[in-house]
RNA sequence: GCACCGUUAGCUUAGUGGUAGAGCGCCACCUUGACACGGUGGAGGUCAGAGGUUCAAGUCCUCUACGGUGCACCA
Numbered sequence: 001g002c003a004c005c006g007u008u009a010g011c012u013u014a015g016u017g018g019u020a021g022a023g024c025g026c027c028a029c030c031u032u033g034a035c036a037c038g039g040u041g042g043a044g045g046u047c048a049g050a051g052g053u054u055c056a057a058g059u060c061c062u063c064u065a066c067g068g069u070g071c072a073c074c075a
Base pairs, nucleotide, nucleotide: 001071002070003069004068005067006066007065010024011023012022013021018055026042027041028040029039030038048064049063050062051061052060
């Protein structure tokens, strides 16, 4: 340099055009002498950024950024 894949909650991630979800973690309450486990409820998201297509975009297209893999180059 080229190609492909990825970027969604604090972490790991699901979601192939029509209400943004799960597990773990966090907070409150219940439970305990206390802690842990368990139960109930809750908070937490500019869906990497910008632009485009569409009645409607996390999802499709383009560009950019970052990460990964492969290939190429390498006196």